[in-house]
RNA sequence: AGAGUUUGAUCCUGGCUCAGAACGAACGCUGGCGGCGUGCUUAACACAUGCAAGUCGAACGAGAACGGGACCUUCGGGUCCUUAGUAAAGUGGCGCACGGGUGAGUAACACGUGGGUAACCUGCCCUCUGAUGGGGGAUAACCAAGCGAAAGCUUGGCUAAUACCGCAUGAGUCUCCGGGGUCGCGAGUCCCUGGAGGGAAAAAAGCGCAAGCUUCGUCGGAGGAUGGGCCCGCGGUCCAUUAGCUAGUUGGUAGGGUAACGGCCUACCAAGGCGACGAUGGAUAGCUGGUCUGAGAGGAUGAUCAGCCACACUGGAACUGAGACACGGUCCAGACUCCUACGGGAGGCAGCAGUGGGGAAUUUUGCGCAAUGGGCGAAAGCCUGACGCAGCAACGCCGCGUGUGUGAUGAAGGCCUUAGGGUUGUAAAGCACUGUUGAGAGGGAAGAACAAGCGGGGGUUAUGCCUCGCCCUGACGGUACCUCUUAAGAAAGCACUGGCUAACUCCGUGCCAGCAGCCGCGGUAAUACGGAGAGUGCAAGCGUUGUUCGGAAUCAUUGGGCGUAAAGGGCGUCUAGGUGGCCCGCCAAGUCAGAUGUGAAAUCCCUCGGCUCAACCGAGGAACUGCAUUUGAAACUGGCGAGCUCGAGUGUCGGAGGGGGCAGCGGAAUUCCCCGGUGUAGGGGUGAAAUCCGUAGAUAUCGGGAGGAACACCAGUGGCGAAGGCGGGCUGCCUGGCCGAACACUGACACUAGAGCGCGAAAGCGUGGGGAGCAAACAGGAUUAGAUACCCUGGUAGUCCCACGCUGUAAACGAUGAGAACUAGCUAUCUUGGGUGUUGACCCCCGGGGUGGCGUAGCUAACGCAUUAAGUUCUCCGCCUGGGGACUACGGCCGCAAGGCUAAAACUCAAAGGAAUUGACGGGGGCCCGCACAAGCGGUGGAGCAUGUGGUUUAAUUCGAAGCAACGCGCAGAACCUUACCUGGUCUUGACAUCUCUGGAACCUGCCCGAAAAGGCGGGGUGCCCUUCGGGGAGCCGGAAGACAGGUGCUGCAUGGCUGUCGUCAGCUCGUGUCGUGAGAUGUUGGGUUAAGUCCCGCAACGAGCGCAACCCCUGUUGCUAGUUACCAGCAUUGAGUUGGGUACUUUAGCGAAACUGCCGGUGUUAAACCGGAGGAAGGUGGGGAUGACGUCAAGUCCUCAUGGCCCUUACGACCAGGGCUACACACGUGCUACAAUGGCCGGUACAGAGCGUCGCGAACCUGCGAGGGGGAGCUAAUCGCAAAAAACCGGCCCCAGUUCGGAUUGCAGUCUGCAACUCGACUGCAUGAAGUUGGAAUCGCUAGUAAUCGUGGAUCAGCACGCCACGGUGAAUACGUUCCCGGGCCUUGUACACACCGCCCGUCACACCAUGGGAGUUGUUUGGACCCGAAGUCGCCUGGCCAACCCGCAAGGGAAGUAAGCGCCGAAGGUCUGAGCAGCGACUGGGGUGAAGUCGUAACAAGGUA
Repeated sequence: AGAGUUUGAUCCUGGCUCAGAACGAACGCUGGCGGCGUGCUUAACACAUGCAAGUCGAACGAGAACGGGACCUUCGGGUCCUUAGUAAAGUGGCGCACGGGUGAGUAACACGUGGGUAACCUGCCCUCUGAUGGGGGAUAACCAAGCGAAAGCUUGGCUAAUACCGCAUGAGUCUCCGGGGUCGCGAGUCCCUGGAGGGAAAAAAGCGCAAGCUUCGUCGGAGGAUGGGCCCGCGGUCCAUUAGCUAGUUGGUAGGGUAACGGCCUACCAAGGCGACGAUGGAUAGCUGGUCUGAGAGGAUGAUCAGCCACACUGGAACUGAGACACGGUCCAGACUCCUACGGGAGGCAGCAGUGGGGAAUUUUGCGCAAUGGGCGAAAGCCUGACGCAGCAACGCCGCGUGUGUGAUGAAGGCCUUAGGGUUGUAAAGCACUGUUGAGAGGGAAGAACAAGCGGGGGUUAUGCCUCGCCCUGACGGUACCUCUUAAGAAAGCACUGGCUAACUCCGUGCCAGCAGCCGCGGUAAUACGGAGAGUGCAAGCGUUGUUCGGAAUCAUUGGGCGUAAAGGGCGUCUAGGUGGCCCGCCAAGUCAGAUGUGAAAUCCCUCGGCUCAACCGAGGAACUGCAUUUGAAACUGGCGAGCUCGAGUGUCGGAGGGGGCAGCGGAAUUCCCCGGUGUAGGGGUGAAAUCCGUAGAUAUCGGGAGGAACACCAGUGGCGAAGGCGGGCUGCCUGGCCGAACACUGACACUAGAGCGCGAAAGCGUGGGGAGCAAACAGGAUUAGAUACCCUGGUAGUCCCACGCUGUAAACGAUGAGAACUAGCUAUCUUGGGUGUUGACCCCCGGGGUGGCGUAGCUAACGCAUUAAGUUCUCCGCCUGGGGACUACGGCCGCAAGGCUAAAACUCAAAGGAAUUGACGGGGGCCCGCACAAGCGGUGGAGCAUGUGGUUUAAUUCGAAGCAACGCGCAGAACCUUACCUGGUCUUGACAUCUCUGGAACCUGCCCGAAAAGGCGGGGUGCCCUUCGGGGAGCCGGAAGACAGGUGCUGCAUGGCUGUCGUCAGCUCGUGUCGUGAGAUGUUGGGUUAAGUCCCGCAACGAGCGCAACCCCUGUUGCUAGUUACCAGCAUUGAGUUGGGUACUUUAGCGAAACUGCCGGUGUUAAACCGGAGGAAGGUGGGGAUGACGUCAAGUCCUCAUGGCCCUUACGACCAGGGCUACACACGUGCUACAAUGGCCGGUACAGAGCGUCGCGAACCUGCGAGGGGGAGCUAAUCGCAAAAAACCGGCCCCAGUUCGGAUUGCAGUCUGCAACUCGACUGCAUGAAGUUGGAAUCGCUAGUAAUCGUGGAUCAGCACGCCACGGUGAAUACGUUCCCGGGCCUUGUACACACCGCCCGUCACACCAUGGGAGUUGUUUGGACCCGAAGUCGCCUGGCCAACCCGCAAGGGAAGUAAGCGCCGAAGGUCUGAGCAGCGACUGGGGUGAAGUCGUAACAAGGUA
């Protein structure tokens, strides 16, 4: 520090996800040791049991028992001493307000920080000072009596105090009334002083003979310290879908109350107070130091430790006290639990342990006061679940170990394998060592120093006091630590291995099981599932889950944006607010600098130190970025004052303009209606029609009238307006804004603008009027599968207009807020001023204001923007933060309604999006090709038959091929074989290959059984090479065992190879350069031209490759060479080129020549090229063939072959016989033959080419009607044969008919091949003589030696050809042309497509699931208002009951003071009525989301077929 994920690819925007760190954690697997920490985050749920706050006898009174001892004894016991002034209890003092727990409540002066208190308190402690006199009456304990189950209570009696109460004294203190001074803005404070009044106390102990001293107390006063109370500034959560709140409310006066100010409380008076700088309400929450994270700024958090606050079962209340409204106190109410004798009582773990419960989850009912700290005490000491320790828990951090060295036959085993090997792996074993931890044994700390006691010294008369020494004290714990012994012995796991992300193979599984943080894996070869091996990472842990920060610049202060990605408010005006020109002076709020105080400690950081290190701990420093006070500076901001003119405005003159409002006038057109004329059968409308109008006279046409709305030309990229928007002309009236020119004036008056107010297209709404045209709805006609649409005929709201209102929204758009400044230009236009020239229009130059186009820098993701910025800056406002849900729900506001404004969440997705790129596509465009159409000729589709396919059938009808590009295709030949299928009979190392052993050479042959395969029994026969003569070897045959063979079994979607197709279409690419952030572009586009990316020209391209063309073959002309088997002109010869001869011709087959737009003319750009012509056998590629670019279709083929994987192995292999592939209601493809006279039949006569032939072609001749048979010459072929070519031509017959057409079908008889023609061959003869009379929709081929037509040959093959391949004969028609159909090429355009239009995609409906709104209501909870009732208690009133201390009194008694009870105010809980908020449930209902292949249509994306 980044990475993955939207796309075919790219850049951007943008979300989601990951890698890091952390945790009071939990869960899974695993687990050796130690140190230091940490440990109910949930139910502030309920709690059994024990403990957690007591202490003081040196404040006081009283005072046991058990036990022990002695004595007595009636043997039952009693007395005394001791236990012991002890225990327990009481009075009194101090403490119990600390310490410990928790986080419910609290949004608050609760907390933090800094101040104030001149408005206060402070026990114990410290310092100073002054006192401590003299009396009195009670009361608990105790005793007695009584009540009660208990808790407890009542009555009577005795007694003490440092308990209680008077009195005395009063330096000082407090209150009141005066005087003077300091300080303070002031209120007032402080000091001095005069007068009056009020109020104190307690003893106890030690020493001393005593006086007295000392210690500790008590009281008054002053001060300190500590701790607190109260007040204030500032700071730190969310919601405005909470906008208004408030009656003690705000202030005043008086009084009360408090330690103290104060509406804190009361009475009266006034009517205030708070709030957009967020009151009130709601939700959430203890706050902080800190902690985690982060580079920081921030964000999150508030366990442990520390500070503060709040709380103590819930609510309320006070008492005591220095301090509480009190965790282990009191009272009351409530809920709950427990006890009860039913009358009443008791209780409060959010102390430490512990229990139940809740929960994913959090420990021992431990030891000790040895240390630290606290309470009491003079002290000893006691108490202390504070604390110190131990226990449990890998919960966290840190440290250590599980060995070390050596060891290669690289052991065995595992795994993989190309079978060679590789890997685990120096790993192990083996050998040599070490001894951490563990186990055992021995030794053994520090933490301890006080105090008391004893002793010494100082000091005092003495004790107290100070100091030194001795002695004593350890829970942890015989622990840490050290040493010895033991023995490698007891100690390694977890996660991961597709990318991100480090680490790969095999097997299993087969969209199953499963994985998954995101992208995504799994449908038979899974590095992604499960296992194994191997590897990677971390390690006593490792993973997972959850949470926080980070990455995320993804809320952006640092540090983002808003033309098109989310985002500029529809526009104006203006208040608050924010911001603000130039100059001078003053102030010092902001700002800056210094100083001071504070910013607790701990933490973090640095240095040093202590535990062996570290974690941990200690010391010092730094820091704590803050706040406050104070001193200073004065540039900037601000404030005040004084000025200036350039911003802004006013005045004067002039100007343009559909700016707005009102009134009036105008013509053309439509229509209608009215009237009249002419006139006749149509009109209208459409793609075509129809509805419709018209013989009652339309349309058309002429004249007159009516009415409403809109204003042609001018008109423009033009003008005006803030926007919406605004067009006839003229006139008039009223009115807003803008611009120019030159001066004068005001003197910052400005900019922006939340809220507010106003304007605001169209549609819509209300009331009344108007209504020609147009026209939602509606009706009809068409179209259509349907057509609630598009088209047509009508037509109502509405439009418009008028008047008065409402609505308040638009793609209200420049998708671009307003204002200001700056930053190259060119050009057009509107308007205006000036200059030169001109009579003038006009033109030119300079300037202002507007509106456009292009363009530099710059900006931008790109597109693009570019002085009218989207550039560079400033000010202010508005808005955005993934897509969907959702321009929605609820709530509120507005509206008559429709609806508008504001505006969520659950849930769901891994994207949604912008711009650009390359393709593909378009019922987009342009250019151009092709038998693509058109023009023609002949077919197919109808018939019969052949053949292939589907389907059906079957034991099997083997398998494959499937639009073009499957279907006379694989099959260039299924009777057996082929053959892969079926039935049956058989074989198991096998029909075939290699290896081992063994026998025999091989080979030939007979018989039996059987359908055959197979099986059984014989006969003949011995070769080749080497030899040491025993034998061995090669080859072949047989036998045996096992390795293995074999498979036309599966996967063509695992593959090679081969093939089809686009397409013989003209394309497909590369290198370098250039352009672009990039994908990519350029080149290859453009202008011409071509069959062609063929060539030329141009050009940021220059070149090159694969294709095109050419080179190759055949054919067309010709030369040369050659002349047999070919040929024969001339010579001879024959029946015959038969022979001699010859090689001229033909021909054969080898080498050449020839054609190149070369020549001429024209066109063209002087080009390429095209057109015409000449010559030529051939002319613009002469004709034909071979040749198939990059690629596409997961095209075809595992059944040609090869091959991975899987599967079968007495069978899915192999052999054999028979059957099947030949089936047949049907459907389709491809063909043959026809339907006839351009024909059929009969007879005659010609003319080919290319092939084939010894397992063959087979002549002549004989024979049969014929197929054929006999025959065998010749031929290994330019020699012989197949072989006749046929159509054609000549002659004859037929005469339009189901025929002398047509030949299917069937019968009979034959021929040939073959082991064999039944299923199931071909052919022949005779007989039979079906359909069919030119073929619906539709559809195919062909552009010249072509179509059509005619025959010939060949492959396969024993035989079988209408198929296929090849050959020649005869031999046409037509092409205007490119609008249309199909296919293709190039350029361009649009795109939401990229599996690429056979694409994408929308909505209803149906089904399932999910969350959610409404909903009659219902339940719960919170809270407001009013009222009722009113506990405890404070306060007040009252006091008749009660009453020791003081007063009077001899006493009785009275008084004073007080108090129970009573009454009153307030008042918790409770109750009634009413309102509000929130939450749950809810029949039914609304939409939404998601889901595999459901239904209906086709809305959008191309002009998406109606933009």